A computed fold for a 354-nucleotide part of an RNA from a metagenome, annotated as small-subunit ribosomal RNA, central domain.
[in-house]
Context: one part of a larger RNA
């Protein structure tokens, strides 16, 4: 490179926006670049095949005809397809309108229980902790009970294979600002689309810088136990951190271990949102069944799969585009580059070994 692959065997970038590129709906007009047909030229010789001839034969050589030279250039034509041109369309996509749903995001205010501490009152000898203990707290009055106050963090029940978000993720209440999706429409634009190398943005936790904050929890650390030892598991403490503000980092089993988009291919059943007409109605933003669309689960026909399993939310059947894989170790290491304050990230070998 041609292939074959990527849920679990090696392999889907953490996610998304989007540049180049690649790919692209229906009808018609023109064009004739691609494509196809005819034709002219050119496409060296040797080499190859047929026939004939020359060396005693053969190999070899010579002649002739054919073939090859897959191509290039010119002329004439065809117009289905691809391209280009112009015009039109609405099935893709966008915009707008309508009433609904939502832990979607930012900011602000307010609230709630618990916890810890403090003051005051009550009260007296233990409390705490464990498998059992001890370290620990306590006569300067603990633990416990009752109010009050302060502080920081968190947000019980509701809570649901419920919802929302591109992913990370999102859960007290209210207000405000911002954004996205679904449904419905006899509104509108008219292919404006898909993917996306580079690039940009976002990106849990931990960690870093500066400033605040610190109730609880708690790496490190101190102590008590356990043990042969115990740099652990258990217990008593406890600093960073966890929280806030402004930056940095850019990684995770960032998982559905499953890239995005589109079309096609039996169903059954639960649930969430919207819509429609129907029935019931204590007329309410009510209830029920049905149908349609969109999500989210379970089970399954065909089909697929090494199997587990997947199965209209595909891992089925196809198309487009991107990313990635090619035995194990060495190694996500070395070197170089890149970004970073650092930690380190990204890119990423070879010898050797098996």
């Nucleotide at each position: 490179c041609u292939g074959g692959g990527u849920u679990u065997a090696a392999a889907g970038c953490g996610u998304u926006u989007g540049u180049a590129g690649c790919c692209g709906g229906a009808c018609a007009u023109g064009u004739a670049g691609a494509u196809c047909c005819u034709u002219g030229g050119u496409g060296a010789a040797a080499u190859u095949g047929g026939c004939a001839g020359g060396c005693u034969u053969a190999a070899c050589c010579u002649g002739u005809c054919a073939g090859c030279g897959u191509g290039c250039c010119g002329a004439g034509g065809a117009u289905a397809u691809c391209g280009c041109u112009u015009g039109u369309c609405u099935a893709g996509g966008g915009a707008c309108c309508g009433g609904a749903a939502g832990a979607g995001g930012g900011c602000a205010a307010c609230g709630g229980u618990a916890c810890u501490g403090u003051c005051a009152g009550g009260g007296u000898a233990g409390a705490a902790g464990u498998g059992a203990a001890a370290u620990u707290c306590u006569a300067u009055a603990a633990u416990c009970c009752u109010u009050a106050c302060a502080g920081g963090a968190c947000c019980g029940c509701c809570a649901g294979u419920a919802g929302c978000g591109a992913a990370g993720g999102c859960g007290g209440u209210u207000g405000u600002c911002c954004a996205g999706g679904a449904c419905g429409g006899g509104u509108u634009c008219g292919a404006c689309g898909g993917u996306g190398a580079g690039a940009g943005a976002c990106g849990a936790a931990a960690c870093c810088u500066a400033g605040g904050g610190u109730a609880g929890c708690g790496a490190a650390c101190g102590g008590g136990a356990u043990u042969a030892g115990a740099u652990a598991c258990c217990c008593c403490g406890g600093u960073a951190g966890u929280c806030c503000u402004a930056g940095g980092c850019g990684u995770a089993a960032a998982c559905g271990a499953u890239g995005c988009u589109u079309g096609c291919u039996a169903g059954a059943u639960g649930u969430c949102g919207c819509a429609a007409g129907u029935a019931u109605u204590a007329c309410g933003a009510a209830u029920a069944a049905u149908u349609g669309c969109g999500g989210u689960g379970u089970c399954g026909a065909a089909g697929g799969g090494a199997a587990a399993c997947c199965g209209u939310u595909a891992a089925g059947c196809a198309a487009g585009c991107c990313a990635c894989c090619u035995g194990g170790g060495g190694a996500g290491u070395a070197c170089g580059g890149u970004c970073g304050c650092a930690a380190g990230u990204c890119u990423g070998a070879a010898a050797c070994u098996u």